């Protein structure tokens, strides 16, 4: 130089005209003198995912008093943050690639708990978890070459399976067996040393009967419910009138909190019917865990300190067109209370880092 | 804007993690029967929304994604 994977950034710019929506300012015009409308003038104007709405958080309302049972969600260790199921680092354990080996480099995860208890584990296979079917031996008993029947004991051998009761000598036994010893492999518990800790590495030491918790469940922490259609205020309007039915404190009915006790409301009430009325506005709502730039801490996430900037705010809902330039402008995609993650979507472009090929010193 | 379900042949739908190679009805497409059609008889093809997991084994458990309903002023 080409291709691949990863990862990090960025996600059209600039110009001239014509529009749309918010700001400030305003000539001028009404006017109840409080304002209201406004030609024009100046700045401003979608995203890295605004996107799904899966997790956290702010904010606000509510039955924010207490008890029983559910429900749900997280799971090595430490830190990091407002705050998490997000991130940094670091441990195991586990898979690729190098390597003779120690060890290197990249990779992945829902890495508590199967000595609490319950349930399955298809077909196969004697048996899927109190393992004798074939087989090994021992006793009795019958025919007696051998092998039949009956009673024991044996997890060494086969086969079958995802999965068969730690593994290899050896002792010992009728016959075997972790029954014993050794040395290996796991476990449990002390102790010792590093290490904040997970955990590692040595010693002693109590064992060694599968799997499955993304089966029920235990254990350990956490979680009240709703959700800007939350919610507060202004204005405008009224039928507190008519028909049914139910209750009127011994109480119908309600009450954004899984249920169930409890609890608070509750007569100008509930329900249904058939009418009338009104149906506009303003805050909530964008200056904030905020963006950028230094300088410091720290491995890193991330902090502190200092300087600078104000960076969208509609409500049927603006952010567009049209020419030209830059070789080319074409991906996914549109705010709606507001931020922190995740995931997913995505043309192209730069940079870094592994691999592989070819070419040139 | 805020919740909630669904997803299996061309449709409608059964489907305890295991003889599922996925069952059934309508259709479809071949041959049969009739002088054609229809009915009716035999056969056949045709399906787990997509993408990773757990597990010996996934249509079914879990996790993301996507579709398509409904509910809420």
């Nucleotide at each position: 130089a080409c291709a691949a994977c990863a990862g990090u950034u960025c996600g059209g710019u600039c110009u001239g005209u014509c529009g749309c929506u918010g700001u400030a300012a305003a000539a001028c015009a009404c006017u109840u003198c409080g304002g209201u409308g406004a030609a024009u003038u100046a700045g401003a104007g979608a995203g890295g995912a605004a996107a799904g709405u899966c997790c956290g958080g702010g904010c606000a309302a509510c039955a924010c008093a207490g008890g029983g049972c559910g429900c749900c969600a997280u799971a090595c260790u430490u830190c990091c943050u407002a705050a998490c199921g997000g991130g940094a680092a670091g441990g195991a354990u586990u898979c690729c690639g190098g390597g003779c080996a120690a060890c290197c480099g990249g990779g992945a995860g829902a890495c508590a708990g199967a000595c609490a208890g319950u349930g399955c584990c298809a077909c196969a296979g004697a048996a899927a978890a109190u393992a004798a079917c074939c087989g090994u031996u021992c006793c009795g008993g019958c025919c007696c070459a051998g092998g039949c029947c009956g009673g024991a004991a044996c997890a060494a051998g086969g086969g079958u399976g995802a999965a068969a009761a730690u593994g290899u000598g050896a002792g010992g036994u009728a016959a075997g067996a972790g029954c014993u010893c050794a040395c290996a492999g796991c476990u449990u518990g002390c102790u010792a040393u590093g290490g904040u800790a997970a955990c590692a590495u040595a010693g002693c030491u109590c064992g060694c009967g599968g799997g499955u918790a993304a089966a029920c469940c235990u254990u350990a922490u956490g979680g009240g419910u709703u959700g800007a259609a939350a919610g507060a205020c202004c204005a405008a309007a009224u039928a507190a009138a008519c028909c049914g039915g139910a209750g009127c404190c011994u109480g119908a009915g309600g009450g954004c909190u899984g249920u169930c006790c409890g609890c608070c409301c509750g007569a100008a009430u509930c329900c249904g019917g058939a009418g009338g009325g009104u149906a506009g506005g303003u805050c909530g709502u964008u200056a904030g865990a905020u963006u950028c730039c230094g300088c410091a801490g720290g491995c890193a996430a991330c902090u502190g300190c200092g300087g600078a900037a104000c960076c969208a705010g509609a409500u049927a809902a603006a952010u567009g067109a049209c020419a030209g330039a830059c070789u080319a402008a074409a991906a996914c995609a549109g705010a709606a209370c507001c931020c922190g993650g995740c995931u997913u979507a995505c043309g192209g472009a730069a940079c870094u880092g592994u691999u592989g090929u070819u070419u040139u010193a | 804007g805020g919740c909630g379900a669904u997803u299996u042949a061309g449709u409608g739908u059964a489907g305890u993690g295991g003889u599922c190679u996925a069952g059934c009805a309508c259709g479809c497409c071949g041959c049969c029967c009739u002088c054609u059609c229809a009915c009716g008889g035999c056969g056949g093809a045709a399906a787990c929304c997509c993408g990773g997991g757990u597990u010996c084994g996934a249509g079914u458990c879990c996790c993301g994604g996507a579709u398509u309903c409904g509910c809420u002023a």
Predicted 3D model of RNase P RNA and transfer RNA as a complex of 434 nucleotides. Rfam match: Bacterial RNase P class A. Rfam links the family to the GO terms ribonuclease P activity, dimeric ribonuclease P complex and tRNA processing. It is annotated as a ribozyme. The coordinates come from a structure-prediction model, not an experiment, and the mean pLDDT is 78.